[in-house]
Molecule: Guanidine-I riboswitch aptamer
RNA sequence: GCCAAUGCUGUCUAGGGUUCCGCCGCCCCGAACCGGGGCGGGACUGGUCCGAGAGACGGCGUACGGUCUUUCGCGGCUUGCGGGACGGCCGUAUAACACGGAAGGACAAAAGCCUGGGAGAA
Numbered sequence: 001g002c003c004a005a006u007g008c009u010g011u012c013u014a015g016g017g018u019u020c021c022g023c024c025g026c027c028c029c030g031a032a033c034c035g036g037g038g039c040g041g042g043a044c045u046g047g048u049c050c051g052a053g054a055g056a057c058g059g060c061g062u063a064c065g066g067u068c069u070u071u072c073g074c075g076g077c078u079u080g081c082g083g084g085a086c087g088g089c090c091g092u093a094u095a096a097c098a099c100g101g102a103a104g105g106a107c108a109a110a111a112g113c114c115u116g117g118g119a120g121a122a
Base pairs, nucleotide, nucleotide: 007060008059009058010057011056012055015050016049020047021046022044023041024040025039026038027037028036029035061094062093063092064091065090066089067088068087070084071083072082073081074080097117099120103115104114105113
């Protein structure tokens, strides 16, 4: 220096907070520690929720090969040979590398989310 779409997406996970549910605390109603209401709490395990370029798996796409169909040429009577295109199906690959702020943005809020494989560093 060259080769790749450093492709898109779904379900999850690490991680994340606190709208809602649950949980905890205080207060009120009540005869009542199991009911109802109010306030506060995520230095509350959780459910819902958000969630990775540098995490997992799947689907699509893409590339290559094969095959079917179709078409063109050659050959010449037959079932052959070669090339092209779209599509279907099958197979393979989609790898390796990947340190990273500050600040800002969204939803209730935060984050390994988004800006962003950015700036910068190496």